[in-house]
RNA sequence: GCAUGAUAAAGGCAAACUACUCGAAAGGGUAGGACGCAAAGCUAUAGAUCUAAAACUUCCCAUAUGAGAGUCAUGACAGCUAGGUUAUCGGC
Numbered sequence: 001g002c003a004u005g006a007u008a009a010a011g012g013c014a015a016a017c018u019a020c021u022c023g024a025a026a027g028g029g030u031a032g033g034a035c036g037c038a039a040a041g042c043u044a045u046a047g048a049u050c051u052a053a054a055a056c057u058u059c060c061c062a063u064a065u066g067a068g069a070g071u072c073a074u075g076a077c078a079g080c081u082a083g084g085u086u087a088u089c090g091g092c
Base pairs, nucleotide, nucleotide: 001092002091005089012037013036017032018031019030020029021028022027035079041085042084043083045082046081047080049076050075055071056070057069058068060066
C1' cells in the first nucleotide's frame, strides 16, 4: 500500500429485557444484561425509517377554553443503505 476475515491470539462494543433518570413523543443517559457485530468507532451530507411539542388546516361548540382528525422536522436514528473520516490483529 492492497484486498479481505478462513484459522489463531490480545482485547473491544452491546440487541431484547429490567431498574433509575431526561424528554411532549420518537428517543437519549447510567447500571445490570448479551441477541449479535471486523468498524455495532466517529460524523445527520443524501435517501429510508420513527416521532409530532410548536405552527397551520379542519372538526365538535353560540363563543372561548378544551378534546378529536390531518399536514409538517426545526426532533430522533450511525445496530437501515450510501458518502466522509480514523483504527486493532491476522493475510498478501

A computed fold for a 92-nucleotide RNA from an Atribacterota bacterium, annotated as c-di-GMP-I riboswitch aptamer. The sequence was found by an Rfam model in a public genome assembly. The organism belongs to Atribacterota, within Bacteria. Its Rfam family is "c-di-GMP-I riboswitch aptamer". Rfam's curators write: GEMM was predicted in a large-scale screen for bacterial structured RNA regulatory elements. The model forms 95% of the base pairs in the Rfam consensus.